[in-house]
Molecule: TPP riboswitch aptamer (THI element)
Organism: Erythrobacter sp.
RNA sequence: AGACUAUCCCCGGGGAGCCUGCUGAGGCUGAGAGGUGGGUGUAAGCACCCCACGACCCGUCGAACCUGAACCUGUUAACACAGGCGGAGGGAGUGGGCAGGUCGCUUGGA
Numbered sequence: 001a002g003a004c005u006a007u008c009c010c011c012g013g014g015g016a017g018c019c020u021g022c023u024g025a026g027g028c029u030g031a032g033a034g035g036u037g038g039g040u041g042u043a044a045g046c047a048c049c050c051c052a053c054g055a056c057c058c059g060u061c062g063a064a065c066c067u068g069a070a071c072c073u074g075u076u077a078a079c080a081c082a083g084g085c086g087g088a089g090g091g092a093g094u095g096g097g098c099a100g101g102u103c104g105c106u107u108g109g110a
Base pairs, nucleotide, nucleotide: 002103003102004101005100008097009096010095011059012058013057014056017028018027019026020025035053036052037051038050039049040047041046065090066089067088071084072083073082074081
C1' cells in the first nucleotide's frame, strides 16, 4: 500500500394502537401512540386523505416494519402481554464523509 470497524454526520426505510360515550382534558402499553407548517375536505370543531419538516426506531449480522391476519390458544374491560403461526413470505443494501481504533505489512533503532 491494504483489510475490518464502534460513535457521529450525510443518505435510505418505517410505524403511530387501546380506553374514559363524543369534544375538551386525561389514563395505559411502548423506543415512539401524528409534534410543527402547508394543502385538501368540512358550516365549524376537526380529519394523517396528501406534501414537507421534527421526535423515535431500523438499514441485509436486516423480528424496525409489512403480508398471511378481522389468524390460533391463554389472558385483559379493551389495547397491551405470553405462546404459536415462524427464521414462513417480503423488507431499506453491500453506500458517502470526518477523525479515530484494531489487524496486517514494510523500514529503521535497541